[in-house]
Molecule: transfer RNA
Organism: bacterium
RNA sequence: CGCCGAAUGGAGCAGUUAGGUAGCUCGUAAGGCUCAUAACCUUAAGGUCGUGGGUUCAAAUCCCACUUCGGCAA
Numbered sequence: 001c002g003c004c005g006a007a008u009g010g011a012g013c014a015g016u017u018a019g020g021u022a023g024c025u026c027g028u029a030a031g032g033c034u035c036a037u038a039a040c041c042u043u044a045a046g047g048u049c050g051u052g053g054g055u056u057c058a059a060a061u062c063c064c065a066c067u068u069c070g071g072c073a074a
Stems, first nucleotide, its partner, number of pairs: 002072006010026004020057001028044005050066005
C1' cells in the first nucleotide's frame, strides 16, 4: 500500500436494513422507604452521534474525503 469492521452522555451497548423529536442497562445527584445502611421505588442532570464537506424540506442513518482503533492478507 490492499480488504473488512468499529467510533453514539462517566462505562457498556442499541438505533443504520426502511432518513422523520437521542434510546436501554449500569453509574451520578435529589427525594421516598428504613432506627440506619444496602436493596427497592420515583424523578432529574449529562449527547447534538470521531472530524470536515455534500445530497435532502429534514441526516446518527445516504454519498465523498480524512483521523483513530481492531482484524485479515502480504